[in-house]
RNA sequence: ACACCAUCCGGAGCGGCCGAGAGACCUGGCUCGACGACGCCGCAGCAACCCCCCGCAGCACGCGGGUGCGGGUGCUCCUGCCGGGCACGAUGGAGG
Numbered sequence: 001a002c003a004c005c006a007u008c009c010g011g012a013g014c015g016g017c018c019g020a021g022a023g024a025c026c027u028g029g030c031u032c033g034a035c036g037a038c039g040c041c042g043c044a045g046c047a048a049c050c051c052c053c054c055g056c057a058g059c060a061c062g063c064g065g066g067u068g069c070g071g072g073u074g075c076u077c078c079u080g081c082c083g084g085g086c087a088c089g090a091u092g093g094a095g096g
Stems, first nucleotide, its partner, number of pairs: 002095001004093005013043005021032003025085005044076003049072003052066005080088001
């Protein structure tokens, strides 16, 4: 690469750099953007998937709960922006 499982209407923003489109894709809307969006970096924060702790179970990569000091990720406008799409994507885990 690939296939599997779970989640995706809750939560949490400032500064610096850059400079034109951006909100994944198609379609129809809506929204953000030279009063600097999107993106990148730093700091701060949010959350609780994994590490960690407890119970059940008994060898499973299981089920239920706890903590946020810390570690690995993730996330921090609008429900994955909204409708439609037997689709697609994102994140985590565990395989390979």